The prediction has a mean pLDDT of 81. The RNA shown here (SAH (S-adenosyl-L-homocysteine) riboswitch aptamer) has 81 nucleotides and comes from Pulveribacter suum.

RNA sequence: UACCCCAAGGAGCGUUGCAGCGGGCCGCAGCCCGUCAGGCUUGGGGCGCGUUCUUCUCUUUCGCAACGACGCUCACCUGUC
Numbered sequence: 001u002a003c004c005c006c007a008a009g010g011a012g013c014g015u016u017g018c019a020g021c022g023g024g025c026c027g028c029a030g031c032c033c034g035u036c037a038g039g040c041u042u043g044g045g046g047c048g049c050g051u052u053c054u055u056c057u058c059u060u061u062c063g064c065a066a067c068g069a070c071g072c073u074c075a076c077c078u079g080u081c
Base pairs, nucleotide, nucleotide: 001048003046004045005044006043007042008041009040010074011073012072013071014070015069018039020035021034022033023032024031025030038067
């Protein structure tokens, strides 16, 4: 770092719909219909690839995410009355 799996990022309801996915039309491009707001980030694991050269383990201390269309409800934290 590509892909896959797991966990976490407080919980729901409604609306829209990009990508993706399914179906249809079509020579291609593309269009239409349906579904669709964790597809993102962090950590762990698996399997590859690349790079580097010391690597691994233990103990102590300190700290601990950032984001996620629109509307609403609740939870949690802080402040004011």